[in-house]
The prediction has a mean pLDDT of 80.
Transfer RNA from a Candidatus Wirthbacteria bacterium, 73 nucleotides, folded computationally.
It was read from a public genome assembly.
Its Rfam family is "tRNA". About the family: Transfer RNA (tRNA) molecules are approximately 80 nucleotides in length.
């Protein structure tokens, strides 16, 4: 140097061929308890690694480019 996968919530992912961004854990409220803890119910919490371009409309197509894992030489 070249090839391939990857980068979303606080953490581990999901998003199928472009049409309001979710889930589980973990936070914070509530209910239950004599008090925890388990349990139910709710809440918030994301400019989708960047830039730019294509569209009415991009997480998703395109172009560049950062990082991170593997591969070949």
């Nucleotide at each position: 140097g070249c090839c391939c996968a990857g980068a979303u919530a606080g953490c581990u992912c999901a998003g199928c061929u472009g049409g309001u961004a979710g889930a589980g854990c973990a936070a914070c409220g509530c209910c239950u308890u004599g008090g925890u803890a388990a349990g139910g119910c709710g809440u918030a919490g994301g400019u989708c690694g960047g830039u730019g371009g294509u569209u009415c409309a991009a997480a998703u197509c395109c172009a560049c480019u950062u990082c991170u894992g593997g591969g070949c030489u």